[in-house]
RNA sequence: GGGCCCGUCGUAGAGUGGCAAUAUACUGCAUUCGCAUUGCAGGGACGCGAGUUCGAUUCUCGCCGGGUCCA
Numbered sequence: 001g002g003g004c005c006c007g008u009c010g011u012a013g014a015g016u017g018g019c020a021a022u023a024u025a026c027u028g029c030a031u032u033c034g035c036a037u038u039g040c041a042g043g044g045a046c047g048c049g050a051g052u053u054c055g056a057u058u059c060u061c062g063c064c065g066g067g068u069c070c071a
Stems, first nucleotide, its partner, number of pairs: 001070007010024003018054001026042005047063005
C1' cells in the first nucleotide's frame, strides 16, 4: 500500500428497512436477626458524517478505530 471482516447500554452479545431483545453489572422492593442467594420492578446503547428511502442499527459512500490475510 491492497483485499476481507467487525464497530450496538459498564461488559458480553442478538437484531438484515418500521417495536432495539437477552445475560451480567447497577438501583429499588420483597425474602433474612443480618449478609449472601433467590424473586419482582426500574434506568441506561446503535463509532462519526453524507446519500438512498415515507422511514436506516439495518442498504450505499467516505472518515475514524480494531482484527485478519497478502505485498
Predicted 3D model of a 71-nucleotide RNA (transfer RNA) from a Patescibacteria group bacterium. NCBI's taxonomy places the organism under Bacteria, Bacteria candidate phyla. Its mean pLDDT, the model's own confidence on a scale to 100, is 85. Its Rfam family is "tRNA". The family's RNA type in Rfam is transfer RNA.